[in-house]
RNA sequence: GAAGUGGGCCAGACGGUCGCCGGCCGGCGCGAGCCGGCUGGAGGAAGGUCCGGACUCCGCAGGGCAGGGUGCUGGCUAACGGCCAGGCGCAGCAAGCCGCAAGGCCCAAGGCGACGGAAAGUGGAACAGAAAGCACACCGCCGAAGCAUCCUUGGGCAUGCCCGCGAGGGCGUCCCCGGGGCGCUGGCAAGGGUGAAAUGGUGAGGUAAGAGCUCACCGCGUCCGUGGCGACACGGGCGGCAUGCCAAACCCCACCCGGAGCAACACCAAAUAGGCACGCGCGCGGCUUCGGCCGCACAGGGCGGCCCGCCCGAGCGUGCGGGUAGGUGGCAAGAGCGCGCCAGCAAUGGCGCGCCCAGACUAAUGACCGUCACGCCGGGCGACCGUCGCACAGAAUCCGGCCUAUCGGCCCGAUUCCCCU
RNA sequence: GCAGGCAUAGCUCAACGGGGAGAGCGCGACGUUGCCAGCGUCGAGACGUGAGUUCGAGGCUCACUGGCUGCCCCA
Repeated sequence: GAAGUGGGCCAGACGGUCGCCGGCCGGCGCGAGCCGGCUGGAGGAAGGUCCGGACUCCGCAGGGCAGGGUGCUGGCUAACGGCCAGGCGCAGCAAGCCGCAAGGCCCAAGGCGACGGAAAGUGGAACAGAAAGCACACCGCCGAAGCAUCCUUGGGCAUGCCCGCGAGGGCGUCCCCGGGGCGCUGGCAAGGGUGAAAUGGUGAGGUAAGAGCUCACCGCGUCCGUGGCGACACGGGCGGCAUGCCAAACCCCACCCGGAGCAACACCAAAUAGGCACGCGCGCGGCUUCGGCCGCACAGGGCGGCCCGCCCGAGCGUGCGGGUAGGUGGCAAGAGCGCGCCAGCAAUGGCGCGCCCAGACUAAUGACCGUCACGCCGGGCGACCGUCGCACAGAAUCCGGCCUAUCGGCCCGAUUCCCCU
Repeated sequence: GCAGGCAUAGCUCAACGGGGAGAGCGCGACGUUGCCAGCGUCGAGACGUGAGUUCGAGGCUCACUGGCUGCCCCA
C1' cells in the first nucleotide's frame, strides 16, 4: 500500500428572537394567581413487548405431581434464552495449488451452529423402488453344489455292420471320464437402476462369482496412557462393524421457574346510592262502591334572612366504617454517568476523584434568523450560486439484554499478500 | 400501559400426531327457457410475510406484519 473481514463512535456546531413542560429564586397580591430572572428538557434504538431482574400486593412448614423453560465446556452477572473465552462441527471469500477452460482441492482472519440423549421405550419416512429397518434381489454377475436336458469334429472299455490281403479306416450302439450350452433349485451383492437416504470408505489379496472373507490405511466403537479444571485433543492396544436418519415427533436425563403486574400498590377523600348505630316522626276522627276521600294534628321541607300566613308532607336528621370520582405518593441519587489507576486474554470486577442529568397524565421537548462545517440535487467552463437537510424514529415505574428499523460520516484492530528500509 | 389468543378462496369454516389443499355460499362460461329465476355441467380463485428444522412445512420453531379481545367500580 492492497484485499477480504471484524468492531467501536457520532446522529451537525455556535449565537440570537419568540414559544411549550418541570424546578428554584425575587417582587406584587388577603387569595386564586400575575410579572421578572436563572436553570434542566428524548434515543441508539425511547420501538417490538421476546427474555431476565428490581419494586409492590397476594400465596407459601417442607417435599412431590402437573405445567413451562433452558441444554457442548469454563467463566461473568442481581438474573437471563444475555455476554466473554475455549472446544467440536458446517459452509466458505481472498491468497495458494491443479486445470486450456468450466471448475476442483486447500482454505488465514472472519462467519454460522436450538451443539444433552436415537446401543431406554413408542412412533415416522409420502411417491418411486426388488427392498425403507430383526433388510432385499428387478436388471445383472456366477455355474462351485444338486436336478433335468442338449451338443461334443476330447479320451477310454466293450460290441454290431461295411471297406481293406493286412496294419488299419468309416458308420453306429451302450457305459465311464471330460469340455461346452441352456433351464430350475441355488450362490452373490461388485456394478446398473429407484430414492433425500440402500446396511462402513479406498486399495490389494482372495473366489465359480463375490463379500470385513482376509490384510493395509481411513472412519466407527471400546479400553488404557499422556495433556487440559473441562468440553476435548494426541498416542497405543483390542473389536470385523453390531450402533443409519428424525427428539424445532412423543419421550428420557440434568438444571431453573409460586402467581399477578405501576391500570401493581399505599395514603387523603366529595356527591349519589347502599350498610351499621342513635335520635325524632309515621297520629286521631268520620264516610266508603274498600280503590280511596274529607277534617283536625305533626317530624321535616319549600315560598331568597326572621315572624305570621300559604303549600307539600312519610319519612327526616346526626355519627361511623367500606369505597368511587378526584388528589398525593410510588416517580427519578441509580445494578447512575464521566475520567484515571489496578486485577483479568476478555466479558467483568475493585479503588480513587468529580458530577446530578426530562418527569408528563388529551400527555412538554417546537418555530424562525445569522455564521460556519458536511452532504444530496439543480445551474455554471470555473470561482461560485440556489434549494433542501427529508435516516429510523420519539420517553410514560425503572434497569440489564435480545430482536427489528436506520440517510450518511469518522476511527480502530487482527489476518493474508506486495513494495521499501 | 399491561395481558391473552388469532391469521387457509370474495365471505364462513375444514384438512389423524408433517407426505396429493377441500366444502358451502358467492363469481365466470355453457346448457335448459320466448325472457328471468331456479336447476345441471364445467371453470377460475387461497395457506399473512421472511428465515430455520426436516428428504419434505398449511400444521413444528423464530422474527416481522395485520387485526381482535380483556383490564377499573358496583351488584